This is a predicted structure of a 91-nucleotide RNA (Glycine riboswitch aptamer) from Paracoccus xiamenensis.
The coordinates come from a structure-prediction model, not an experiment, and the mean pLDDT is 80.
Lineage of the source: Bacteria > Pseudomonadati > Alphaproteobacteria > Paracoccaceae > Paracoccus.
It matches the Rfam family "Glycine riboswitch aptamer". Rfam's curators write: This family represents the bacterial glycine riboswitch.

[in-house]
């Protein structure tokens, strides 16, 4: 120095789903209410298995739908890739 393996960023690129429902007020895409929908920010729950076996510990993209979203646009986005920075081991 490349290469692995974990981390981290005011990083770069991709990045899905559901109502332009109804009613009101505005007159123009907003807001309120109604009711229906959607899962990939968070969040919550469980299996095998594990233990000190009463009970606990413990996963996710499954599952709920608190949250957050649902015309176009922005914004956010799990999850993939690139940089770059740290670090750890080995040749």
């Nucleotide at each position: 120095g490349c290469g692995g393996c974990g981390g981290a960023a005011u990083u770069c690129g991709g990045g899905a789903g559901a109502c332009g429902c109804u009613g009101g007020c505005a007159a123009c895409c907003g807001c309120c209410a109604g009711g229906g929908c959607c899962g990939a920010a968070g969040g919550a729950g469980c299996a095998a298995c594990c233990g000190c076996c009463c009970c606990g510990g413990u996963a996710a993209a499954c599952u709920c739908u608190c949250a957050g979203g649902c015309a176009c646009a922005a914004g956010g986005g799990a999850c993939c890739g690139g940089u770059u920075c740290c670090g750890c081991a080995g040749a």